[in-house]
Background:
The part of an RNA shown here (large-subunit ribosomal RNA, domain V) has 576 nucleotides and comes from Candidatus Nealsonbacteria bacterium CG_4_9_14_3_um_filter_35_11. The coordinates come from a structure-prediction model, not an experiment, and the mean pLDDT is 83. The source organism's lineage runs through Bacteria, Bacteria candidate phyla and Candidatus Nealsoniibacteriota.
Context: one part of a larger RNA
RNA sequence: CCUGCGGCUAGACGGAAAGACCCCGGGAGCUUUACUAUAACCAAAUAUUGAAUUUUGGUGAUGAAUGCGUAGCGUAGGUGGGAGACUAUGAAAUCUGUCUUUCGGGAUGGAUGGAGUCGCCAAUGAAACACCACCCUUUUAUUGCCUUGGUUCUAAUCCCGCCUUUGGCGGGAAACAGUGUUUGGCGGGUAGUUUAAGUGGGGCGCUUUUCUCCUAAAAAGUAACGGAGAAGUCUAUAAGGUCGGCUAGCUCCGGAUGGAAAUCGGAGUGGUCCUGCAAAGGGAUAAGCCGGCUUAACUGCAAGGCGGAUAUGCCGCGCAGAUGGGAAACCAGAGCUUAGUGAACCGACCGUGGUUAGUAGAACUGCGGAGGAUAAUCAGCUAAAAGCUACCCCGGGGAUAACAGGCUAGUAGGGCCCGCGAGUCCAUAUCAACGGCUCUGUUCGGCACCUCGAUGUCGGCUCACCACAUCCUGGAGGUGAAGAAGCUUCCAAGGGUUUGGCUGUUCGCCAAUUAAAGUGGUUCGCGAGCUGGGUUCAAACCGUCGUGAGACAGGUUGGUCCCUAUCUACCGCAGG
Numbered sequence: 001c002c003u004g005c006g007g008c009u010a011g012a013c014g015g016a017a018a019g020a021c022c023c024c025g026g027g028a029g030c031u032u033u034a035c036u037a038u039a040a041c042c043a044a045a046u047a048u049u050g051a052a053u054u055u056u057g058g059u060g061a062u063g064a065a066u067g068c069g070u071a072g073c074g075u076a077g078g079u080g081g082g083a084g085a086c087u088a089u090g091a092a093a094u095c096u097g098u099c100u101u102u103c104g105g106g107a108u109g110g111a112u113g114g115a116g117u118c119g120c121c122a123a124u125g126a127a128a129c130a131c132c133a134c135c136c137u138u139u140u141a142u143u144g145c146c147u148u149g150g151u152u153c154u155a156a157u158c159c160c161g162c163c164u165u166u167g168g169c170g171g172g173a174a175a176c177a178g179u180g181u182u183u184g185g186c187g188g189g190u191a192g193u194u195u196a197a198g199u200g201g202g203g204c205g206c207u208u209u210u211c212u213c214c215u216a217a218a219a220a221g222u223a224a225c226g227g228a229g230a231a232g233u234c235u236a237u238a239a240g241g242u243c244g245g246c247u248a249g250c251u252c253c254g255g256a257u258g259g260a261a262a263u264c265g266g267a268g269u270g271g272u273c274c275u276g277c278a279a280a281g282g283g284a285u286a287a288g289c290c291g292g293c294u295u296a297a298c299u300g301c302a303a304g305g306c307g308g309a310u311a312u313g314c315c316g317c318g319c320a321g322a323u324g325g326g327a328a329a330c331c332a333g334a335g336c337u338u339a340g341u342g343a344a345c346c347g348a349c350c351g352u353g354g355u356u357a358g359u360a361g362a363a364c365u366g367c368g369g370a371g372g373a374u375a376a377u378c379a380g381c382u383a384a385a386a387g388c389u390a391c392c393c394c395g396g397g398g399a400u401a402a403c404a405g406g407c408u409a410g411u412a413g414g415g416c417c418c419g420c421g422a423g424u425c426c427a428u429a430u431c432a433a434c435g436g437c438u439c440u441g442u443u444c445g446g447c448a449c450c451u452c453g454a455u456g457u458c459g460g461c462u463c464a465c466c467a468c469a470u471c472c473u474g475g476a477g478g479u480g481a482a483g484a485a486g487c488u489u490c491c492a493a494g495g496g497u498u499u500g501g502c503u504g505u506u507c508g509c510c511a512a513u514u515a516a517a518g519u520g521g522u523u524c525g526c527g528a529g530c531u532g533g534g535u536u537c538a539a540a541c542c543g544u545c546g547u548g549a550g551a552c553a554g555g556u557u558g559g560u561c562c563c564u565a566u567c568u569a570c571c572g573c574a575g576g
Base pairs, nucleotide, nucleotide: 001576002575003574004573005572006571007570010568011567012566014563015562022397023396024395025394026393027392028389029388030387031386034193035192036191037190038189041185042184043183044182045181046180047179048178050153051152052151053150054149057146058145059144060143061142062141063140064139065138067136077135078134079133080132081131084118085117086116093112094111095110096109097108098107099106100105157173158172159171160170161169162168163167196208197207198206205225209231210230211229212228213227214226232378233276234335235334240294241293242292243291244290245289246288248272249269250268251267252266253265254264274283275282277340279338280337281336298321299320300319301318304315305314306313310379323332324331325330346372349369350368351367352366353365354364404451405449406447407446408445410444412440413439414438415437416436417435421431422430458533459531460530461529463525464522465521466520467519468518471496472495473494474491475490476489477488478487479486498512499511500510501509502508539557540556541555542554543552544551545550
């Protein structure tokens, strides 16, 4: 060196299981004051469903009554006719009963009585309940119909019992109940679904449309969870149109109250003022300010352009009609400009057409007009919608998080320079501010580059290998080194670097030692070597949160750790 055998498990990001965590897409189970249905339940109406009586209310008919502002004999309902009406078939008056009342009276029955009573005439807006007719208000009696509630009945219907059981009889309940239909309510009992996207992982937060500026790299355009702000209107008492006129603001000086700023005068300066509101760009010929008259903040079009994927959007010569201002030329189809917003569908409204249902009407429908959207997730999914899952499942992703690695080095740790200062004096024995230059890749991070068809995660045990920025032991320099003990710096990695108590702990605190009880790296070394106390499945309890299902870098108890070694590496043995 080759071959074989026996071991060991560090590596082959070893084997096994299309990762269970996370995200994306889909599903399922569960919850509820998500949405929409629905079983069940409740109530009503109606059918099955009939009889009688009483009662409440309404309405009609008939009879009877009823009607009070003020003035006025006095309780004048309205209109019309009307000069007489009632009375021996019993007037006035008196007594008495009933009803009504505005308490004064009115209506009516009976008895006595025995001849009159009322009107026309004056006062009043209106004249006689003297008389007649038709009505109105309110009340009352009778009756018809409808209706509300109660009670009673029996023949539908239901229950029980008996018998010669498609039926009959007896008892009880009874037009209720039961059943059918319709309507309303309630209804996670049940069902089907919904529950947005962007996002330096996801969630929480924030945002989503429009306007202005910067970023934007001197045409236009141009992104980010880049930096700043605004809009979701307002104006007819114009802030619109036109015609005519005017010039703010600031500084200085002068001037009673009067002041830093009110109003008055003068000078200087010039776009700083002002523009309904943000910003930008404009504006003195003013687009700024004041006044007169007004409605073009019109109808029907529209050459030609800007912009743009499309659809929206924007500007507009000119023509016709009617109008406003101006002497006229002319100007005017809103506003100094750029924000002030919403496509279709749908139903309702106005106008105008169409048509076939015998005719008329209705219904339906075309076109034009105007209105209904925080449809704000603003190019707008439905008329109508929230959550939990650790009981979970499937398809995918290293397009995307948690571990480890990688890059980076803000943070961290180390070194060097400068040297304010402390050190009695003295920057540099020692310490060192404010700063500067670097190194390391041990902290916390940032990024999301390998890995989601799997790279097992803290700590302990076992076994370690390496670095040196050295804890001890060794050798030196300085000292604010007398000695001893120290402090600091340089060289040095050969060897060494404890045992216990508490805690799952690493760490830390404590106890006792030691020459010393080093700092790091090795997938925070090491689970195909062990453990499994912690974290991180399914069970359960507490606190808190939640209506709830459930949730909690909150606590607590419990909880399956697989692999017979092919290759490399390593340790032995044997043969050639």